[in-house]
RNA sequence: AACUUAUCAAGAGAGGUGGAGGGAACAGGCCCUUUGAGACCCGGCAACCAGUACAUAACUUGUAUAUUGGUGCUAAAUCCUGCAGCAGAAGCUGAAAGAUGAGAA
Numbered sequence: 001a002a003c004u005u006a007u008c009a010a011g012a013g014a015g016g017u018g019g020a021g022g023g024a025a026c027a028g029g030c031c032c033u034u035u036g037a038g039a040c041c042c043g044g045c046a047a048c049c050a051g052u053a054c055a056u057a058a059c060u061u062g063u064a065u066a067u068u069g070g071u072g073c074u075a076a077a078u079c080c081u082g083c084a085g086c087a088g089a090a091g092c093u094g095a096a097a098g099a100u101g102a103g104a105a
Stems, first nucleotide, its partner, number of pairs: 003103006013042001015041003021032003026082004043074003048070003051065005078097001083094004
C1' cells in the first nucleotide's frame, strides 16, 4: 500500500516554543492566520481496543467507568461542492474519496 468491519452534525486551553502559512489530493467556493498559521511540548476531550466493576450457568453479550495501558482527536459536518436518485427550487438521500479504530493476510 490493498482487504474486512464500525464510526465520522457532540466534545476538547485567552499555556509554552517557534516563526508563515494553513484548511488530505485536484478543481471551484468559502474560511482561518503577525490580535501570530502549520509543527512540536504541556494541558484537555473522547471512549475505538485492552483493563476494571456489575449482570448473565457458560460461550458470549450488555451496561458502566476513565484510576491504568494502546491509539485517536483537540476552527468551521470529513468546512462545502464536484458522481447518482428525488425535487420547479431551496433542499433531501445515497455513493465515491478520505480520516480513525479494530481485525485478517
Molecule: SAM riboswitch aptamer (S box leader)
Organism: Clostridium luticellarii